[in-house]
RNA sequence: GGACCCUUAGCUCAGCUGGUUAGAGCACCUGACUCAUAAUCAGGUGGUCGUUGGUUCAAGCCCAACAGGGUCCA
Numbered sequence: 001g002g003a004c005c006c007u008u009a010g011c012u013c014a015g016c017u018g019g020u021u022a023g024a025g026c027a028c029c030u031g032a033c034u035c036a037u038a039a040u041c042a043g044g045u046g047g048u049c050g051u052u053g054g055u056u057c058a059a060g061c062c063c064a065a066c067a068g069g070g071u072c073c074a
Base pairs, nucleotide, nucleotide: 001073002072003071004070005069006068007067010026011025012024013023019057028044029043030042031041032040050066051065052064053063054062
């Protein structure tokens, strides 16, 4: 220098062919239970979906550039 893949909650990841509420587990907070802690149960907080621009009535999803990470080639 070139090719390809990934980027969604604090972490690991879903999100089907673009459609009206963005989710799961863990973590965190509150409560119940207990002498107490853990476990368990109930509830809750938390996201400008990497950035910018474009397509569209509508974008996490499609397109482009850029940024970060990874693999391979040179």
Molecule: transfer RNA
Organism: Bacteroidales bacterium UBA1715